Small-subunit ribosomal RNA from an uncultured rumen bacterium, 1482 nucleotides, folded computationally.
Model confidence (mean pLDDT): 83 of 100.

RNA sequence: AGAGUUUGAUCCUGGCUCAGGAUGAACGCUAGCGACAGGCCUAACACAUGCAAGUCGAGGGGUAACAGGGGAGCUUGCUUCCGCUGACGACCGGCGCACGGGUGAGUAACGCGUAUGCAACCUUCCCGCGGGAUCGGGAUAGCCCCCCGAAAGAGGGAUUAACACCGGAUGAGGUCAAUGUAUGGCAUCGUAUAUUGAUCAAAUGCGAAGCUUGCGGAUGGGCAUGCGUCUGAUUAGCUAGUUGGGGGGGUAACGGCCCACCAAGGCGACGAUCAGUAGGGGUUCUGAGAGGAAGGUCCCCCACAUUGGUACUGAGACACGGACCAAACUCCUACGGGAGGCAGCAGUGAGGAAUAUUGGUCAAUGGGCGAGAGCCUGAACCAGCCAUGUCGCGUGCAGGAAUACAGCCCUAUGGGUUUUAAACUGCUUUUAACGAGGGAUAAAGGUCGCCACGCGUGGUGAUUUGCAGGUACACGUUGAAUAAGGAUCGGCUAACUCCGUGCCAGCAGCCGCGGUAAUACGGAGGAUCCGAGCGUUAUCCGGAUUUAUUGGGUUUAAAGGGUGCGUAGGCGGCAGUCCAAGUCUGCGGUGAAAUGUCAGGGCUCAACCCUGUCACUGCCAUGGAAACUGGACAGCUUGAGUGCGUUUGGGGUACAUGGAAUGUGCGGUGUAGCGGUGAAAUGCAUAGAUAUCGCACAGAACGCCGAUCGCGAAGGCAGUGUACCAAGCCGCAACUGACGCUGAGGCACGAAAGUGCGGGGAUCGAACAGGAUUAGAUACCCUGGUAGUCCGCACAGUAAACGAUGGAUGCUCGCCGUCCGCGAUAUACAGUGGGUGGCCAAGUGAAAGCGAUAAGCAUCCCACCUGGGGAGUACGCCGGCAACGGUGAAACUCAAAGGAAUUGACGGGGGCCCGCACAAGCGGAGGAACAUGUGGUUUAAUUCGAUGAUACGCGAGGAACCUUACCCGGGCUUGAAAUACAUGAGACGGUAUUGGAAACAGUACUUCCAGCAAUGGCUCAUGUGUAGGUGCUGCAUGGUUGUCGUCAGCUCGUGCCGUGAGGUGUCGGCUUAAGUGCCAUAACGAGCGCAACCCCUGCCAGUAGUUGCCAGCAAUAAGAUGGGGACUCUACUGGGACUGCCACCGCAAGGUGCGAGGAAGGCGGGGAUGACGUCAAAUCAGCACGGCCCUUACGUCCGGGGCGACACACGUGUUACAAUGGGUGGUACAGAGGGAAGCGACGCGGUGACGCGAAGCGGAUCUCGUAAAGCCACUCUCAGUUCGGAUCGGAGUCUGCAACUCGACUCCGUGAAGCUGGAUUCGCUAGUAAUCGCGCAUCAGCCAUGGCGCGGUGAAUACGUUCCCGGGCCUUGUACACACCGCCCGUCAAGCCAUGGGAGUCUGGGGUGCCUGAAGUCCGUAACCGAGAGGAGCGGCCUAGGGUAAAACAGGUGACUGGGGCUAAGUCGUAACAAGGUAACC
Repeated sequence: AGAGUUUGAUCCUGGCUCAGGAUGAACGCUAGCGACAGGCCUAACACAUGCAAGUCGAGGGGUAACAGGGGAGCUUGCUUCCGCUGACGACCGGCGCACGGGUGAGUAACGCGUAUGCAACCUUCCCGCGGGAUCGGGAUAGCCCCCCGAAAGAGGGAUUAACACCGGAUGAGGUCAAUGUAUGGCAUCGUAUAUUGAUCAAAUGCGAAGCUUGCGGAUGGGCAUGCGUCUGAUUAGCUAGUUGGGGGGGUAACGGCCCACCAAGGCGACGAUCAGUAGGGGUUCUGAGAGGAAGGUCCCCCACAUUGGUACUGAGACACGGACCAAACUCCUACGGGAGGCAGCAGUGAGGAAUAUUGGUCAAUGGGCGAGAGCCUGAACCAGCCAUGUCGCGUGCAGGAAUACAGCCCUAUGGGUUUUAAACUGCUUUUAACGAGGGAUAAAGGUCGCCACGCGUGGUGAUUUGCAGGUACACGUUGAAUAAGGAUCGGCUAACUCCGUGCCAGCAGCCGCGGUAAUACGGAGGAUCCGAGCGUUAUCCGGAUUUAUUGGGUUUAAAGGGUGCGUAGGCGGCAGUCCAAGUCUGCGGUGAAAUGUCAGGGCUCAACCCUGUCACUGCCAUGGAAACUGGACAGCUUGAGUGCGUUUGGGGUACAUGGAAUGUGCGGUGUAGCGGUGAAAUGCAUAGAUAUCGCACAGAACGCCGAUCGCGAAGGCAGUGUACCAAGCCGCAACUGACGCUGAGGCACGAAAGUGCGGGGAUCGAACAGGAUUAGAUACCCUGGUAGUCCGCACAGUAAACGAUGGAUGCUCGCCGUCCGCGAUAUACAGUGGGUGGCCAAGUGAAAGCGAUAAGCAUCCCACCUGGGGAGUACGCCGGCAACGGUGAAACUCAAAGGAAUUGACGGGGGCCCGCACAAGCGGAGGAACAUGUGGUUUAAUUCGAUGAUACGCGAGGAACCUUACCCGGGCUUGAAAUACAUGAGACGGUAUUGGAAACAGUACUUCCAGCAAUGGCUCAUGUGUAGGUGCUGCAUGGUUGUCGUCAGCUCGUGCCGUGAGGUGUCGGCUUAAGUGCCAUAACGAGCGCAACCCCUGCCAGUAGUUGCCAGCAAUAAGAUGGGGACUCUACUGGGACUGCCACCGCAAGGUGCGAGGAAGGCGGGGAUGACGUCAAAUCAGCACGGCCCUUACGUCCGGGGCGACACACGUGUUACAAUGGGUGGUACAGAGGGAAGCGACGCGGUGACGCGAAGCGGAUCUCGUAAAGCCACUCUCAGUUCGGAUCGGAGUCUGCAACUCGACUCCGUGAAGCUGGAUUCGCUAGUAAUCGCGCAUCAGCCAUGGCGCGGUGAAUACGUUCCCGGGCCUUGUACACACCGCCCGUCAAGCCAUGGGAGUCUGGGGUGCCUGAAGUCCGUAACCGAGAGGAGCGGCCUAGGGUAAAACAGGUGACUGGGGCUAAGUCGUAACAAGGUAACC
C1' cells in the first nucleotide's frame, strides 16, 4: 500500500466482498508448564443455608453463661452459696452504622465534563487560638412480680443508676432587634466598632482523657451559572405555579421551593414540546490524522436497593443488611395474626451460545470502636476453577546415506518425494519424577525495660506476630526420558498431485466449483501458514475519498427547485480615524490519579510493576499587538438606483374590425353515382347526392411575409387597428451615495389534459358504434361521433416545465454570420455597447463533448445526490369539489443496475457492387413402373456410422460363403496371429482313415537341419510377463474431410492518434474478376490470400522418326513391303497475346470500337491450387492415440441365418407415356482406356447367352472393338398401339465348394402402370444445356440404371437488378455478444417469503378530568390526661395508591383483501431494443 467482481474487450460511475487490528466473548478440534490479568454482556428474575457492623466495663445499673478464688454440705467429685476477681449475655448510655462493598433499572438532566461564583450556606471526628465548667431536680430500661398471645410480640405494678434527661445561675463570646459612627463593594448589600434590650453552656475524672462555648483552619458536602453532551419534523407549536413582581412561610442556604395577591407573561425553526434510546467522564479499540465506535475490568461523579410513597434520628440519610404505610410475591400459623427482601461474599434454581469456590486469613494495607491490649471487618490479602486473554519456557541438540523397505507420484529398463527424516552413535537435562536444602523477602510493628531532651518524639535491649507455605528459589540423582496440534492448498492468498464421485453427494467470504479425465466435493500422499494453540461465528474501527472539515459530486452515470418577487439568514466596493468581540502572542491558574510517550529501575527475561519526565491538542484569568474579519464615526463613486433624450419588439390587457377556408341552410344548373382504401366495406345518393353557381348564417384559426428571426422571468406570444400597462438596450453624466448579491420558509405566475358554474359549438375529435385487417384485433386503416377543443368566472399546479446545464460578479486567444442602438450628412466601411448563432486555441472532461451565452480559472448564496429493485409505493400529515398533488419510508430481494466510447453481429435502415440469385430461355424432378439409399415398422438379427443447406446411387471403387462388425448353435482359454524366459517332450508336416454340419478330436503309416558334444533352429505341452477387443468417449485428441467460398478478404512491423478497448494503414474518388491498379492521403512498408509461376487444350517452329504416317518413286489384295521425314501423328524443347498498335473518353489506372493484324483479344477455354477463421460440423468403424471398460469373454474358430424383411413415407436415378417416334434392312465417322489365373483374332457348333479348338499380344505392332445417334430405303398411322416394358410361366448359359433364402445373362411366352404429371422445386450462359454411344476401377461372378472418364451431334436466352436467396465494401441504429433461431414485457396458473388495508380483538407505557385516599410532615384545636410544660384525641391541607371516564399514542393478532419479491423448461399473446415492423418516451 491494495485486490476480486458489471463487458466480447475498454474507460468511468457505483455498490457488494476480501486481506489488518480488536473483544468481558461463544462454538469445533487439540492440549505440557509458569507468571500476570480477566471471568452473568441474558431475568434490576426468584432465592434455601452460612457469613458480610460493630465496639466501649477507663460512662452506668448489674451478673445469664464461662473461668479463677473463697465459704458450706457431704457420697471426694458433685451440689449449693458469695460479683470477690478475670471477664461479660441481655439492658441504659456514647461513637459508628450516611464509610467500605454491589448494581446500572431509572435519568437526555446542571445528571455528567470543564471553567467560574456563593456579599446566599453547613461541616461529627481532626488541628490552631481564646474562654468556661456553679447550684439543684425528677424519671426510666434492666432485674423482680402479675398478666395476654400459637408465635412475633404486648400490657400492668413495684424499685434503681449514669458522661441518659430536666430546671436555676454565670456570658469572654455567639445570635436577634434598635440607635449611631467609620469604611468597602457587586444591584439587593458587606465589614469593623460603640450603646441598650432579649436569648443561649457544661459531665465527670487522681491524672491522662473527655465536656461546653467562641474565632480560625483543614476535610467533606450543598447551591447557582457559562460552554459541551444521542436519534427522529411522517413530533410544530408548548406552558396556569406557567413567566415576573413586592409580601409571607420554609430551609444550613438562594429560589414559585411553598402560599395569598397583582401583572400577562415565558419557551420555540440557533428545534421548544413529544416520542425512542441511553447512566456520564477519565479512558478503550481503530485510524496517517481528522474522525468513527465503545464505556466490561481500575479510578471519579451520579442514581438505585422487591415496586411506590413518607418522614424520624442524626454533623451528615429521606438511609442496601433502620422505621412507617400501600402494592405484588414468598414463607409460618392454633386462621385470630405474623415474618421476609443477596443489584454484599460464596451458593441454588431459572433464563441463556455463555461466565468460577456454599475455600483460607485478618499476617500485610485500609476502616469502625476503644486509653490500650484488643475485638469486628466475604473491604482487603491469598488460595481454588476456566487456554478467556497477554507474555515467557519446553516437547531436545550434533553426527549419521545402502539417500533402505513400505507409502505416494511420474515422461515408468528408470526417476522423484516423504528423507538426515528414521534406525544407530555421541551430547545436554530446561521441564518432569525423586531426594535433601531453603523457617528467603514482603516485618514496619506490639509488649516490657533502659537512655536523651521541657511535652512527645527518637534511640536501644529483651520478647513476640506469616494465611499463602515448606511456596518461590538454589543444589543433587535418574534419564530423551513426561509433552503437537489446528486450519488451509481455483483466484483474491503462501501452498498440487492421485483416487473416488458424476449438477449426485457436497463446497462457498466474493467471483463461483460439481452433468466421467474436478489442483474448488470426499479420501490419500505431499505442501503452506500459525503453533499450546488453530479455525469458525458474532460485534466494532479500518480499507471506504462509499457522507468527502481535512477530502466528493449534480449536461448524458444518482443529483439544478417549472419560473419570478422577497422575509429571516449567509456573503459583500474604495480610502480614513477609533474600539479590541473574533484573530495572534507573553505570562498565571487549572486540566485528579491511573492510562499514553520517553528514560531509568524491580521480578532470571518478558508480559506485569515502580520512579521520574513529557503529553493531556481543553477551559479560565491577565498584559500586549492591530494587518485581516467585526463594531462605531465621518467621507468617496466605480457596484446599485434615479433623472433627461433617442430607440426596439409576434411583451401583456381590453375593445373594434377583415378576407380565405370549412360546415350548414335556401335557391339554380345537372345526373348517377359519390366517398374512402394497400384493396375494400360501413356511410351518403333517384325523396336528386357528389360536382358547380348565387345568397345567407355560424364558429374557430390567421396563408404568403417567416428566418440558423424577434420579445418575455418561465409557461409562452403571430391577420389588422385603437387605447391603456410594463420591460429592455443605447447616449448624457444632472442626482442619491453601497442603498448590493443570494435567498430556507412565504407570496405570485405557471403548457396540455382535467374539474365546477354559465355561454358557445364550424372544424377536429378521447369514449362509443359500425366497416375492414387478422389465428385473434377490445389496435394500427376507414365511415360516423359524445365529452373536450372556443369564451367568461373560479379551481387544479403538474410535463422529456430541457440547454436534461440554478443565480450573481470578475478574469481568460481568435475567426465567420445575424438583430437593435451609438459614432457622422451615410445605402461603402471599420469601431463600440447589448442580444442571438456557427467553428476553434489554451484549458477542462470517463468520453461524447464544452469552449467569453463554459461543462475553463475563482469568490458568494440557494437547491439536490449517495448501489439496483421494492417505490415516488405504503402509512401519517398538509392542500384539493374530485381527479389527484406535495412530503415520503421499511421489511424483503439482487451482485449488480448504470454512463460514454470500441470491435463485431444483426435490422421488415441507407448507399455502392457481385453470383444461373431473380428475370429471359432449354431440359428435368414432384404423377407411373422399376433400381438404389434413408426413415419407419418388423425381426433371433434385420451390425454400425452419416441427418437443414454441408445426411439420404453417402462410408461401399462390388454383402450368395468369405467380407461381417449382427443373430442362433457347436468349440478353444497363453488363446486365431506376434514376443521373452523357464521346464519337459518331440520334428513340424504329409498321406490314409474314423466320428462330426464344420471347427475339432482320435487312429495308422511316413518323416528333419547345424554342431564332436552340450545345445540351437522348428513344433507341442505346462507356467510367468505379455496378448486380443469394429467395446465406450470425434465433447480428451492427431491426421484427413465437408461448408461458408475461388468469396476478396485476413493480418503484421515501425510510425502516428486515443487514458484505454482500439483506430490509422485496409478510409475517400476512379477502376477491376480481384485489398486488381491509379490518384489522393499520418502513414510508410511487408506477409498470407488474388494474379502469375504448373498441367491439359487451341496456332506455329525446332529436334526425333517406330509399332505411327505415305506427297512423290518402286511394288501391292492391303503402308503388308523397299524407300522417304514432306504431311498427319507421337513427345520433348521453344515461340506466340502485352490494351503492344490505331481512334475516342479519362489526370492516371483503365474503358469503349462488327478497328487493324492475328490460330487465338482484352483472364482465349478447362484443371490443379482453397487465406485468417466459422459450424465443440464429420470420422475412435480406414489408420494412429489419452482415459475408461471386458479377460473360460465385450477375445477367438466353425456351421447356418441376417445385413436383401415390407402396411407405409422421403431423396437420388433408370425406362417410358411415343410419329423430331417404334420396327426391319443397308451404310459412314471417334476418343480415351484395359489386357497374362488376362485380352483373345480366326475357324466350327448353338436362334442366343455361350461352348469347343486356336494365331497373336505384357502391346502406337495383337486384342477387347461392329461405336451409337447420323445417313439411305421400307413399314407402322394415333391406338394403351408394331408405344411401354414391369410382372409372371417355361427352357437354358456362365461364374463359383455352393446361385433356396440371395447372382447376372440368353431364348420362347405373358404384356402391368403409364397418354407429359397439384402445390412446389432442380440444373444449365457455348462446344455449354440437351441428346448419342464407348471405356475404366472394384471384381470368380454380379444385383452398375451408380461412380469416374471419353468422344459424336449440338441449341435457345440474358431487357435488366424492382423483387427472392447468398455474398463483399462504406455508413447508420442497437437494450444483441451463445451475437435476431438474439434480447425481452405483462396478465394468468403453482409454491415460498416479507409487507399495506381490514369488522374487530388483546396488550403496553405516558398524560388528563372526577371520586376516594394510607403512612407522614405541617397547621388548627373547648370538653380527656397532666401541678405545669406538654400530650392524647379530633379536624384540615398535601400525597403514594385505588376506582372510574373519555381521548391520544405504540405494539401484537385477525376471516378476507391489495399490490410486491423470489422460484423449474407452465399458459396466452409480442409491448420495448433495428424505422422492432403504428418512431419511442414524459
The sequence is in RNAcentral, with records from ENA and SILVA.